[in-house]
Molecule: c-di-GMP-I riboswitch aptamer
Organism: Emcibacter nanhaiensis
RNA sequence: UGACAAUGGCAAACCGUCGGCAACGGCGGGACGCAAAACCACUGGUCCCUGAACAGGCUCAGGGAUAGCAGGGCUGCCGCA
Numbered sequence: 001u002g003a004c005a006a007u008g009g010c011a012a013a014c015c016g017u018c019g020g021c022a023a024c025g026g027c028g029g030g031a032c033g034c035a036a037a038a039c040c041a042c043u044g045g046u047c048c049c050u051g052a053a054c055a056g057g058c059u060c061a062g063g064g065a066u067a068g069c070a071g072g073g074c075u076g077c078c079g080c081a
Base pairs, nucleotide, nucleotide: 001079002078009034010033014029015028016027017026018025019024032068039073040072042071043070044069045066046065047064048063049062050061051060052059
């Protein structure tokens, strides 16, 4: 660095089932895609819950979700240089 190629890997939507107030997650099926779609919530974003305030929204505080939103950290297969 991802042109070409190989061996393998992961698995979106959706469906079933279980957990969670929810965002969402586990497992099974399923493949839209992925060279880190391995891992880590550190920064920003988005989303959920609770509270404050409010006519409502914006906002603020606390707790959570998302690594397949981006940045960052960390480890790593094959090829090329």